Context: one part of a larger RNA
């Protein structure tokens, strides 16, 4: 810009496209059919895997550089104690959210149509025979078309449905602002006081692992009690304390021509 007859919001149909389609072993049937024996099935039923794909973080783990603790050297806060800086996050032990695989879940199927090689039925030309190198009718594969997953009306043949709005009223959208399940920017999504969108605060969970101070015990290093303590990033629930204020803009207005 279009979508040929107003403007919106939401829900959709599916022309067409893309993806997936893999496969092993074992058990039963059955030591059956077959075979002198040795050996040893088709068909069918079930179990369990590999690789691959998709999703997720409840479990097992990884990471987790603004979480917690321990600890070495040194400097500083006058000193003790308690802390802070630097040394690869100084090092070490753990670890929330998020992201993840080595973790978990699921998938390939079944079915149908039309077929290939192939196998047939009926059957003449050619009194027989012949699946047809005749007419006619079948069976038949991981391939094909559906079915499964997904994108999809710029499918210019531009589709459909529902609801709302129409001259001072407001259907709707944007700017602006708070943000994240989103993200380079945009976009998308959640909100903007008729509000839980983010921060703060409160609570519980979860992490770390029993803070500081004080008291007691010990000559001391240290231990014990107060006390599952103190501290805590992202996640949960709640709470308008702070900030989403105020405002502006677009658009619509009964819908082509004859």
């Nucleotide at each position: 810009c279009g979508c040929a007859a107003g403007g919106a919001a939401a829900u959709u149909u599916g022309a067409g496209g893309a993806g997936a389609u893999u496969u092993g072993a074992c058990u039963c049937u059955a030591g059956u059919a077959c075979g002198a024996g040795a050996g040893g099935a088709c068909c069918g039923a079930g179990u369990u895997g590999a690789a691959c794909a998709u999703a997720c973080c409840g479990c097992u783990g990884g990471u987790g550089u603004a979480c917690c603790a321990a600890u070495u050297g040194u400097c500083c806060u006058a000193c003790c104690a308690a802390g802070g800086g630097c040394a690869u996050g100084g090092u070490u032990g753990g670890g929330u959210a998020g992201c993840u695989a080595c973790g978990u879940a699921u998938g390939g199927a079944a079915c149908a149509g039309a077929u290939a090689a192939g196998c047939g039925c009926u059957g003449a030309a050619a009194g027989c025979a012949u699946a047809u190198u005749a007419a006619g009718c079948g069976c038949g594969a991981a391939a094909c078309u559906g079915a499964c997953u997904u994108c999809a009306a710029g499918a210019u043949a531009a589709g459909a449905u529902u609801u709302c709005c129409c001259u001072a009223u407001g259907a709707g959208a944007u700017c602006c602002c708070u943000g994240a399940a989103a993200g380079a920017c945009u976009a998308u999504c959640a909100g903007g006081u008729u509000g839980a969108u983010a921060g703060g605060c409160g609570c519980a969970a979860g992490g770390u692992g029993u803070a500081a101070g004080c008291a007691c015990c010990g000559c001391a290093a240290g231990g014990u009690g107060u006390g599952u303590a103190g501290c805590c990033g992202a996640a949960g629930c709640g709470u308008a304390c702070u900030a989403a204020u105020a405002g502006a803009u677009c658009c619509a207005u009964c819908g082509a021509c004859u």
This is a predicted structure of a 258-nucleotide part of an RNA (large-subunit ribosomal RNA, domain VI) from a Candidatus Saccharimonadota bacterium.
The organism belongs to Candidatus Saccharimonadota, within Bacteria.